Predicted 3D model of a 266-nucleotide RNA (Bacterial large signal recognition particle RNA) from an Armatimonadota bacterium. Its Rfam family is "Bacterial large signal recognition particle RNA". Gene Ontology terms of the family: SRP-dependent cotranslational protein targeting to membrane, signal sequence recognition and signal recognition particle, plasma membrane targeting. Rfam classes the family as a non-coding RNA gene. For this family Rfam cites "SRPDB: Signal Recognition Particle Database" (Rosenblad et al., Nucleic Acids Res, 2003).
[in-house]
RNA sequence: CCGCGCUAGACGGGAGGCUGGCGGUAUCCUGCACCCUCAAUCCGCCAUAGAGGGGUACAAUCCCUGCCUCAAGGCCUCACAGUCUAGGGUCUGCCUCAGGCGGGCAGUGUUGAAGGCCGGGCCCCGCGCAAGCGCGCCCUGUUGCCCCCCGGCAGGUCCGAAAGGAAGCAGCGGUAGGCAGUAAGCUUGUUGUGCCGCGGAUCGCCUGACCGGAGCAAGCCACCUGAGUAACGCCUGGGAUGUGUUGUCGAAGGGCGGGUGCGCGG
Numbered sequence: 001c002c003g004c005g006c007u008a009g010a011c012g013g014g015a016g017g018c019u020g021g022c023g024g025u026a027u028c029c030u031g032c033a034c035c036c037u038c039a040a041u042c043c044g045c046c047a048u049a050g051a052g053g054g055g056u057a058c059a060a061u062c063c064c065u066g067c068c069u070c071a072a073g074g075c076c077u078c079a080c081a082g083u084c085u086a087g088g089g090u091c092u093g094c095c096u097c098a099g100g101c102g103g104g105c106a107g108u109g110u111u112g113a114a115g116g117c118c119g120g121g122c123c124c125c126g127c128g129c130a131a132g133c134g135c136g137c138c139c140u141g142u143u144g145c146c147c148c149c150c151g152g153c154a155g156g157u158c159c160g161a162a163a164g165g166a167a168g169c170a171g172c173g174g175u176a177g178g179c180a181g182u183a184a185g186c187u188u189g190u191u192g193u194g195c196c197g198c199g200g201a202u203c204g205c206c207u208g209a210c211c212g213g214a215g216c217a218a219g220c221c222a223c224c225u226g227a228g229u230a231a232c233g234c235c236u237g238g239g240a241u242g243u244g245u246u247g248u249c250g251a252a253g254g255g256c257g258g259g260u261g262c263g264c265g266g
Stems, first nucleotide, its partner, number of pairs: 001266006010056002012030004020046005034054005063259007073249003078244004083239006091233001093232001095228006103221003107216002115211002118208005124200005129194002131191004136186002139181005149174003157166003
């Protein structure tokens, strides 16, 4: 150095998760990688960290390992975006209300503002007058039919010898009360009554005269202050998503190196 046989090791790896930790099952990435049993209310182990059973090829492209390159994907940090959600009431936001201000617009004012002063009317209050309505009085009519008003009482009754007298029904007349009516009048009460009168109060409205001589006013906008509200904006917190970013782990691919046996024969 060559051939044959065998052995160590290999026959996938990684991320998150779980766990005191390791590996596995399940998920994801890679992409093709022996088979069977176990496993999430887990399974098996303990730094020599899956356990058990079977199988295949083999000491090198194949096993172990260093460096470089490229890089899927996961996790983490932070920022941003739109979105969902809970809350807040500190905000020159939005909206509502109140007050203020008078800068702008509109209005009004030299055909005279504000202010002052003298009146009138309306409104309001009191009194009166009138009107309407109601009660009562007054007035008119009617009514005492069964005991129960008054007058006057035929007949009849009673007393009396008689003269005469007494009570008294009906009819007649009257009256109280009742009932009905009620033109005028009186009293009293009341009023969706009044081109009515007198007095008062007030400046709410309208209006006249005079003085005065340029503002008035606050409708809309702006601005200021306060209150309210919490749909939205805003603020605070949270969730999932996306984009970027920081860190970390890192499969697969590419490149350059190093290391690793035993036996027999030639």